[in-house]
RNA sequence: CGGGGAGUAGCGCAGUCUGGUAGCGCACAUGCCUUGGGAGCAUGGGGUCGCUGGUUCGAAUCCAGUCUCCCCGA
Numbered sequence: 001c002g003g004g005g006a007g008u009a010g011c012g013c014a015g016u017c018u019g020g021u022a023g024c025g026c027a028c029a030u031g032c033c034u035u036g037g038g039a040g041c042a043u044g045g046g047g048u049c050g051c052u053g054g055u056u057c058g059a060a061u062c063c064a065g066u067c068u069c070c071c072c073g074a
Base pairs, nucleotide, nucleotide: 001073002072003071004070005069006068007067010026011025012024013023020057028044029043030042031041032040050066051065052064053063054062
């Protein structure tokens, strides 16, 4: 320098192909249970999707640029 992959909640990931209310597990908070804790049960909070711009009525998803990490090639 070129090619490919990854970036989404505190952590691990799905959702992208085919645009239409952002989800799952663990964790966290509250309540029940318990002498207390843990486990279990119920309820709840938390992210505008790496960043910037564009297309569109509407973008995590499509397009362009860019940043970080990994792999391959030179």
Predicted 3D model of a 74-nucleotide RNA (transfer RNA) from a Pseudobdellovibrionaceae bacterium. The source organism's lineage runs through Bacteria, Pseudomonadati, Bdellovibrionota, Bdellovibrionales and Pseudobdellovibrionaceae. Its Rfam family is "tRNA". The family's RNA type in Rfam is transfer RNA. Its family is annotated with triplet codon-amino acid adaptor activity in the Gene Ontology. The prediction has a mean pLDDT of 83.